A computed fold for a 76-nucleotide RNA from a Planctomycetales bacterium, annotated as c-di-GMP-I riboswitch aptamer. Model confidence (mean pLDDT): 85 of 100. The sequence was found by an Rfam model in a public genome assembly.
RNA sequence: UUCGCGAAAAGGCAAGCCGACCGCGAGGUCGUGCACGCAAAAUGACGGGUCUCUCGAAGACGGCCGCAUUACCGAA
Numbered sequence: 001u002u003c004g005c006g007a008a009a010a011g012g013c014a015a016g017c018c019g020a021c022c023g024c025g026a027g028g029u030c031g032u033g034c035a036c037g038c039a040a041a042a043u044g045a046c047g048g049g050u051c052u053c054u055c056g057a058a059g060a061c062g063g064c065c066g067c068a069u070u071a072c073c074g075a076a
Base pairs, nucleotide, nucleotide: 005074006073012038013037016034017033018031019030020029021028022027036063042069043068044067046066047065048064049061050060051059052058
């Protein structure tokens, strides 16, 4: 240094609730306070799965599982 791994430290993200906006809807965006939790809860709908509908060759969910790529720290 790298891989594996996940103690500590510094930070990070933000379930849900509240308000506003967008969408037929699943859901998404922003704000605010709290913080369920997360070592990739960063990115990609690539595969599976679940959900929605105007049932289409459509759409949503990456914090459902897997995979790929990238990243902070460095104890055992």